[in-house]
Molecule: small-subunit ribosomal RNA
Organism: biocrust metagenome
RNA sequence: GAGUGGCGAACGGUCGAGUAACACGUAGACAACCUGCCUUGCAGUGGGGGAUAACCGGGGGAAACCGCGGCUAAUACCGCAUACGGUGGUCCAGGGAUCCUGGGCUGACCAAAGGGGGCGCAAGCCUUCGCUGAAAGAUGGGUCUGCGGCCUAUCAGGUAGUUGGUGGGGUAACGGCCUACCAAGCCGACGACGGGUAGCUGGUCUGAGAGGAUGAUCAGCCGGACGGGGACUGAGACACGGCCCCGACUCCUUCGGGAGGCAGCAAUGAGGGAUAUUGCACAAUGGGCGAAAGCCUGAUGCAGCGACGCCGCGUGGGUGAGGAAGUCCUUCGGGAUGUAAAGCCCUUUUGUCGAGGACGAGCCGGUGGGGGGAACCCCGCCCCGACGGUACUCGGCGAAUAAGCCCCGGCUAACUACGUGCCAGCAGCCGCGGUAAUACGUAGGGGGCAAGCGUUGUCCGGAUUUACUGGGCGUAAAGCGCGUGUAGGCGGAGCGUUAAGUCUGGCCUGAAAGCCCCCGGCUCAACCGGGGAAGGUGGCUGGAAACUGGCGUUCUUGAGGGUGACAGAGGAGUGUGGAAUUCCUGGUGUAGCGGUGAAAUGCGUAGAGAUCAGGAGGAACACCCGUGGCGAAGGCGGCACUCUGGGUCACACCUGACGCUGAGACGCGAAAGCGUGGGGAGCGAACGGGAUUAGAUACCCCGGUAGUCCACGCCGUAAACGAUGGUCACUAGGUGUGUGCGGUAUCGACCCCGCACGUGCCGGAGCUAACGCAAUAAGUGACCCGCCUGGGGAGUACGGCCGCAAGGUUGAAACUCAAAGGAAUUGACGGGGGCCCGCACAAGCGGUGGAGCAUGUGGAUUAAUACGUCACUAACCGUAGAACCUUACCCAGGCUUGACAUCCGCGGAAAGCGCCUGAAAGGGGGCUGUGCCUCGCAAGAGGAGCCGCAAGACAGGUGUUGCAUGGCUGUCGUCAGCUCGUGUCGUGAGAUGUUGGGUUAAGUCCCGCAACGAGCGCAACCCUCAUCGUCUGUUGCCAGCACCCGCAAGGGGAUGGGCACUCUGACGGAACUGCCCGUGCAAACGGGAGGAAGGUGAGGAUGACGUCAAGUCAGCAUGGCCCUUACGCCUGGGGCUUCACACAUGCUACAAUGGCCGGUACAAAGAGUUCCGAUACCGCGAGGUGGGGGUAAUCUCAAAAAGCCGGUCUCAGUUCGGAUCGCAGGCUGCAACUCGCCUGCGUGAAGCCGGAAUCGCUAGUAACCGCCGGUCAGCUAAACGGCGGUGAAUACGUUCCCGGGCCUUGUACACACCGCCCGUCACAUCAUGGGAGUCGUUUGUACCCGAAGUGCGCCUCUGGCGCCCUAAGGUAUGAGCGGUAACUGGGAUGAAGUCGUAACAAGGUAGCCGUAGGGGAACCUGC
Repeated sequence: GAGUGGCGAACGGUCGAGUAACACGUAGACAACCUGCCUUGCAGUGGGGGAUAACCGGGGGAAACCGCGGCUAAUACCGCAUACGGUGGUCCAGGGAUCCUGGGCUGACCAAAGGGGGCGCAAGCCUUCGCUGAAAGAUGGGUCUGCGGCCUAUCAGGUAGUUGGUGGGGUAACGGCCUACCAAGCCGACGACGGGUAGCUGGUCUGAGAGGAUGAUCAGCCGGACGGGGACUGAGACACGGCCCCGACUCCUUCGGGAGGCAGCAAUGAGGGAUAUUGCACAAUGGGCGAAAGCCUGAUGCAGCGACGCCGCGUGGGUGAGGAAGUCCUUCGGGAUGUAAAGCCCUUUUGUCGAGGACGAGCCGGUGGGGGGAACCCCGCCCCGACGGUACUCGGCGAAUAAGCCCCGGCUAACUACGUGCCAGCAGCCGCGGUAAUACGUAGGGGGCAAGCGUUGUCCGGAUUUACUGGGCGUAAAGCGCGUGUAGGCGGAGCGUUAAGUCUGGCCUGAAAGCCCCCGGCUCAACCGGGGAAGGUGGCUGGAAACUGGCGUUCUUGAGGGUGACAGAGGAGUGUGGAAUUCCUGGUGUAGCGGUGAAAUGCGUAGAGAUCAGGAGGAACACCCGUGGCGAAGGCGGCACUCUGGGUCACACCUGACGCUGAGACGCGAAAGCGUGGGGAGCGAACGGGAUUAGAUACCCCGGUAGUCCACGCCGUAAACGAUGGUCACUAGGUGUGUGCGGUAUCGACCCCGCACGUGCCGGAGCUAACGCAAUAAGUGACCCGCCUGGGGAGUACGGCCGCAAGGUUGAAACUCAAAGGAAUUGACGGGGGCCCGCACAAGCGGUGGAGCAUGUGGAUUAAUACGUCACUAACCGUAGAACCUUACCCAGGCUUGACAUCCGCGGAAAGCGCCUGAAAGGGGGCUGUGCCUCGCAAGAGGAGCCGCAAGACAGGUGUUGCAUGGCUGUCGUCAGCUCGUGUCGUGAGAUGUUGGGUUAAGUCCCGCAACGAGCGCAACCCUCAUCGUCUGUUGCCAGCACCCGCAAGGGGAUGGGCACUCUGACGGAACUGCCCGUGCAAACGGGAGGAAGGUGAGGAUGACGUCAAGUCAGCAUGGCCCUUACGCCUGGGGCUUCACACAUGCUACAAUGGCCGGUACAAAGAGUUCCGAUACCGCGAGGUGGGGGUAAUCUCAAAAAGCCGGUCUCAGUUCGGAUCGCAGGCUGCAACUCGCCUGCGUGAAGCCGGAAUCGCUAGUAACCGCCGGUCAGCUAAACGGCGGUGAAUACGUUCCCGGGCCUUGUACACACCGCCCGUCACAUCAUGGGAGUCGUUUGUACCCGAAGUGCGCCUCUGGCGCCCUAAGGUAUGAGCGGUAACUGGGAUGAAGUCGUAACAAGGUAGCCGUAGGGGAACCUGC
């Protein structure tokens, strides 16, 4: 080393597929069992036999391996002997027991193995390890049972060895475990059977707990070992690293055959978002074998990899500036990073180098010693460490080697800048981003954690959001349409009993680990050790008896019955009555009837409609009729009869808890609808026609079929509603009504009081989110049932059940949304209501819209036609003056610290004059010329102002954002409103006040009132006008006096004089509903008087809280952004003045109340010194010359015009109208070409009163008429702002249009009706149902075939054959689940698609539910 033999290999290790099961947990049972090795005691171990590996020989095979011949041993194998005993048989005793225990007898059956060591010549003896029988223990198992722990009923019936019995077999053992026969059972709504999912537990995570989720590591149990089947061996297996067979797969092969099973430890591949070393050692612990040494042990002990987790430690400590640099922000002053850094002084954990260096070790073995001691025990020394030269300790060196991640809009702790510009992106939810983003990206700063930090996934929590603890159902999701009743749940009073529930004592158990408490060990902690506590609806056994339950007995109040009485559209059937509609017949009678918003279709001269009479037929029952009655609900209405259900009251006679609820079940159940057969008057889906309309598949009208009615049978749904399940009890009142009874009173009936049962209204406590409910509860309690758990998808799909069908019932998911919803509040809105205003309508006057012209705007054009403004509230607006300027636009020529501001340096006064060039700006160059202040004798120096030169800080921008802003403005609107404090009410939003009754122009005032006050608005105070007074008296005035002119009448403010009047302009008075009458509580209103004025005397100024992101960055100011030899500045020229058009605002007209000509009156308010300009003269005129006077009650502009008087024109495109054009002039201005105004002459257009539509105005107003001013050189002004002159009409009234105020109502609106919103269609995407089929998977049934193998049978018996069973396989046929599919159905979603308008306001036809028919669609129509 091979082999025989023994033991082990069934342990340990791994995994979680399967398993819904006695698999697990827990508590029990086995009198129905086994147990190798170990322990204890008892009894033995006698004597024989035959083989066979190895080995030898010789073969087969590629190999694996296998035959053949020969030899041999045993604790291998086999008889025999013996039997303490066991087994069997039989008898007895005890016990409740199928049976157990003990004992007696017995002729039957059952054992074994030797090896080592010592002594001895040997026989044998001693010792040790074994071996055998039986008994017991211990350990480990087997089996049985109660209870407990998943989802699904869209799985409701399952079952043939099935359930039980008898006999037999089998097992260690009970058993239908197996077999034969017999019986027909057994399980199931307390969920059988089926399907899906899953190893179970100690525990783990979470939670206040109850629970919920989970079952990694560790521990217990179970199950598996490539898939399936099977047995063998063995004490133990149906056996992970054993065997046989079938199958799939991989490998070897000489193609004949063979080999294999990492869910052991490592490792590899693949898959994946992802998970490690082909390490060291048996030193320790444990296991197997062995007498032992020892061997084996990927168990285990260690190490390696991974921040995967937990724990501990470090990355330094001190000092260090009113604070370096850098960076960031900035209001440019500064602030922040920040004692942070540097610097200085320390420390050395860690690191590195060096030195020392473990605990874990106790064995065994060797050796020495001790106890009687070779065995056993004890002591000393030696030997044995994988981890490991590791932990740890000491020394040297040196701040040296060591910080990241997330976040900073709210939740939630932490903010700025830049970039970006609904882009890029962020996002847990809400949501950020469209040019100032604390939300994106970056930076600075900050916050939070820290060797980690964020993200993702999952579980619990928050979530009382499945509610046991601990929820709900009138309107938020939710009461079955209603009843009868089965199971079940719950149940009145007394007594007795029992002890299941309940309470209590004791005992057993709930493994260890974990959690918790205490103590201890690693320097601490994590971790570990010891002790305790805790943990179960647990089991056994005593006790108690109030309550619940069981049993017995009794009771009457619950319930039922009896007797008497009563009301009622309660139900079913059979008859019967009158009115009306329609139709038919006849009569009278004539032209219409009918219908509507208006019509038409329709009917009618063939006689309708109307009217009279008669007849037919069907349906429904007027009045009575009533928040009246009855019924369980649906529902029920002429009258009579028959049959019949329920209820109420009175009496307290009977039974004696007989009760309540009610899953399933059964019955009833409006309308529509269905089947069969009738019936059919009226009405009337569908349908036809007429209208309406953009259309009108509707609303309206004319017709009209099913149907509506009856019988029988279905359907089974409704907004089947009180959106409110049933029963019982209790808890303030008030007031009706129906029915019955009682009391009082009366002759009697009423009235009045009370009881009971119904049915209404109001209201308290209480309840409710509120609304509301409130003895008919939605209050307070008890019991039972049904139902809910975000919206959509969807009451849909699939499946089941029901139905003739229509359809009903049960009833999801994917996907999608951040809501859907209730009640109430404030608004806004309504083709809701009430009250009331306004030139809002109406009444009236004059216009616009038509024409020509002017002006503005759009559009077009252009080099440019600068910009803004856009319904009302833009458009003769900014612009109260565009030829240049203005000017912002375009072209061209120029400038660059600049046209303008501040500062510094140098020079010079400033300034004036003229020259060259240029279109000008500009460029070049010349001459003349010193003033002011301070110092100084002077020369001169300095300074202020101004100019020039140069550099730089800076200037400049009519560039952008009015959606970053201030200021100012428009508008609602001169409307009468808008708010606050305190109080009160309401959970709250909020209400009250402010609403109400009156009144007003008014939230003006009065009265009332849970409000009382107050503020901003209203009014008043202010200005102008109207009256009077006082003062004033020139430039104003002149009555009287004087004076002047004139003969006179008379005239003249020119003069004296005066200040009376007018007037000027300053101050006062006056008007307040004060007075009278009437009405009224009052406020106030109506009327009147007086008065210049009367009820706000007229007009103005004055504009609440707010709305429109209204307007303006171009008036000004201003944040941010942008330009910087230009987006700044200067200059010349052009443009803003263009014109086929459109709109807006005006002017002038169209004429005779007018035009023209002549004459002649009367204003107010203004303006004027680079100005107004008189008289006079020139010119037809515009204008010119000229300059008196005037800085203005003095002078001037200046004439007012319409008017009045006279004349003319005579209805005409004119003597209307004046556009356009021509010629000639004038004025301003540097300059009238583009592009001014005016004048004269000539020309003489459109236009004859204006379509639809539309504007202004209510009194000194409209209309008509002229005058003045600002701007301005001039003027396109016909505009705007003011002034006066002449001077009307009309308002019944509030229905309608518009705007507004207050109250109320509805609302699905709240960027608020210019709102919201529905459906079809079209497009895109997604998920899903159906689907001819097709593919896969699971499974049932029947049959065929059938390996290995146990068992059985037979034979020629180490073997062969056969039989039963059986894995796999096959055939046929079902069932379940899944994938996929042409096509198809709907669904969801998607900034700006199409059609309509269904719903929300009376949504313009109230809406909605069920059903039926119809229609592009929302929808429409019938019942």